[in-house]
Context: one part of a larger RNA
Molecule: small-subunit ribosomal RNA, central domain
Organism: metagenome
RNA sequence: CUGGGCGUAAAGGGCACGCAGGCGGCCUGAUAAGUCUGACGUGAAAGCUCCUGGCUUAACUGGGAGAGGUCGUUGGAAACUGUUUGGCUUGAGGUAAUGAGAGGGGUGCGGAAUUCCCGGUGUAGUGGUGGAAUGCGUAGAUAUCGGGAGGAACACCAGUGGCGAAAGCGGCACCCUAGCAUUGACCUGACGCUCAUGUGCGAAAGCGUGGGGAGCGAACGGGAUUAGAUACCCCGGUAGUCCACGCUGUAAACGAUGAGCACUAGGUGUGGGUAGUGUUAAAACUAUCUGUGCCGAAGCAAACGCGAUAAGUGCUCCGCCUGGGGAGUACGGCCGCAAGGCUAAAACUC
Numbered sequence: 001c002u003g004g005g006c007g008u009a010a011a012g013g014g015c016a017c018g019c020a021g022g023c024g025g026c027c028u029g030a031u032a033a034g035u036c037u038g039a040c041g042u043g044a045a046a047g048c049u050c051c052u053g054g055c056u057u058a059a060c061u062g063g064g065a066g067a068g069g070u071c072g073u074u075g076g077a078a079a080c081u082g083u084u085u086g087g088c089u090u091g092a093g094g095u096a097a098u099g100a101g102a103g104g105g106g107u108g109c110g111g112a113a114u115u116c117c118c119g120g121u122g123u124a125g126u127g128g129u130g131g132a133a134u135g136c137g138u139a140g141a142u143a144u145c146g147g148g149a150g151g152a153a154c155a156c157c158a159g160u161g162g163c164g165a166a167a168g169c170g171g172c173a174c175c176c177u178a179g180c181a182u183u184g185a186c187c188u189g190a191c192g193c194u195c196a197u198g199u200g201c202g203a204a205a206g207c208g209u210g211g212g213g214a215g216c217g218a219a220c221g222g223g224a225u226u227a228g229a230u231a232c233c234c235c236g237g238u239a240g241u242c243c244a245c246g247c248u249g250u251a252a253a254c255g256a257u258g259a260g261c262a263c264u265a266g267g268u269g270u271g272g273g274u275a276g277u278g279u280u281a282a283a284a285c286u287a288u289c290u291g292u293g294c295c296g297a298a299g300c301a302a303a304c305g306c307g308a309u310a311a312g313u314g315c316u317c318c319g320c321c322u323g324g325g326g327a328g329u330a331c332g333g334c335c336g337c338a339a340g341g342c343u344a345a346a347a348c349u350c
Base pairs, nucleotide, nucleotide: 003322004321005320006319007304008303012318014201015200016199017198021194022193023192025088026087027086029084030083031082033081034080035077036076037075038074039073040072041071042069048066049065050064051063052062053061054060091191092188093187094186095184096183097182098181099180103177104176105175106174107173108172109171110154115149116148117147118146119145120144121143125136126135162169163168206247207246208245209244210243211242215241216240220236221235222234223233258317259316260315261314262313263312266295267294268293269292270291271290272289273288274287275286276285277284299306300305323350324349325348332343333342334341335340
């Protein structure tokens, strides 16, 4: 390389959009590039296969035949692929009417709680722990009542509930905005799928500038524990956590399971819709579409398990793996303010 693989053994890119490329629905005519086929030409010798001869045999070697090609010219076939003509509606998109939702961005508002400040009541403790101590408190704390300030997060509802491509999203109202499901079968008429490079989004931590700072809290200080205790526990506490703008671009970014399409028993729960039965209205039932769970037939699997949300059966396209360590490192390149990221070896060793 071929092959075989990628839930857990090595292996699915964090997620999306998408150019090139690859692949692509049904009917019809044309064409003949691919494809198939006839003829002719060519495919030196040696070599290879078969037949046969020569050295005692074999290796070696002489003779004959054949095979050997992304080959050329020319004639033909037209199913499939390609190209092209005309058409179709089931894929795709649009449209109309309904519907659900923590989808995204912005502005405003609300209550509970913590902390702090002011005032009242009140007096000796409080706090914390396994037990303590550091800490706070007679300059009046803790407790309690009233008032005020400020920041962050939104109890109950809340649900293997919902929405989002993923990251993720949860108080209320308004404004702007995106997607999805169902029903009709009205419009377009294959407009599709995937996607190297590229572009965008991307938790937390971190970085830059400016704000903000209640609580929590790396670092740090103190108190304990201990043989020690650079920890676990306690008292404090700075960055940070929050906001705006910019950067970083990584995670066990996980379903450790790429995207799309089709096909293949059922049962049961739950979210959203539609039609019918039912009802005063409901509930409920039946059918069906779409999402999300559980259990399972066949099948798959090393087993665990998966099982219409496949890890089953197939097709298309992309990414990735190829013994462990060295190493996701060095060097080089690209990116970054830095931290570092991306790409990515070898010697050596088992």